[in-house]
Molecule: transfer RNA
Organism: Patescibacteria group bacterium
RNA sequence: GCGCUCAUAGUUUAACGGAUAAAACAUCAGGUUCCGGACCUGACGCUGGGGGUUCGAUUCCCUCUGGGCGCA
Numbered sequence: 001g002c003g004c005u006c007a008u009a010g011u012u013u014a015a016c017g018g019a020u021a022a023a024a025c026a027u028c029a030g031g032u033u034c035c036g037g038a039c040c041u042g043a044c045g046c047u048g049g050g051g052g053u054u055c056g057a058u059u060c061c062c063u064c065u066g067g068g069c070g071c072a
Stems, first nucleotide, its partner, number of pairs: 001071007010025004018055001027043005048064005
């Protein structure tokens, strides 16, 4: 330099182009307990930046940024 691939919550991952974007763990609050752990209930919190296509984009296209792989 060229090609492929990935980027969603603090972490690990889901989500036919159409649902209020989902779950586990973590965190916080409450319950339980003499206290804590475990367990139960609840809360908080997310689509890497920009543009395009579409009635509608996490999803498709372009570009940038960052990570990984291959070729040279």